[in-house]
Molecule: c-di-GMP-I riboswitch aptamer
Organism: Gemmataceae bacterium
RNA sequence: CCUCGAUAACAGCAAACUCGUCGUAAGGCGGGGACGCAAAGCCAUGGGCCCGGUUAGCCCGACCGGGUCGCCAGGUUGCCGAA
Numbered sequence: 001c002c003u004c005g006a007u008a009a010c011a012g013c014a015a016a017c018u019c020g021u022c023g024u025a026a027g028g029c030g031g032g033g034a035c036g037c038a039a040a041g042c043c044a045u046g047g048g049c050c051c052g053g054u055u056a057g058c059c060c061g062a063c064c065g066g067g068u069c070g071c072c073a074g075g076u077u078g079c080c081g082a083a
Stems, first nucleotide, its partner, number of pairs: 004081002012037002017032006035070001041076003045073003048068008
């Protein structure tokens, strides 16, 4: 340094729920709160899932826009050092 991840150490993050707030919505942000997380740091690149809209009498389908990184993969950066 790379891989790897321990009944290690020092740290970190924060699910559900709740209060406030933004948004048509999915969902986001802030406070409280901890289910958990070796990247639960960051990126919407591929897929999945969720929301809104358009077309068609309706449904399916297709298309457009938005969201989710704590859904999976991928990229990128990082603490520590047992086996």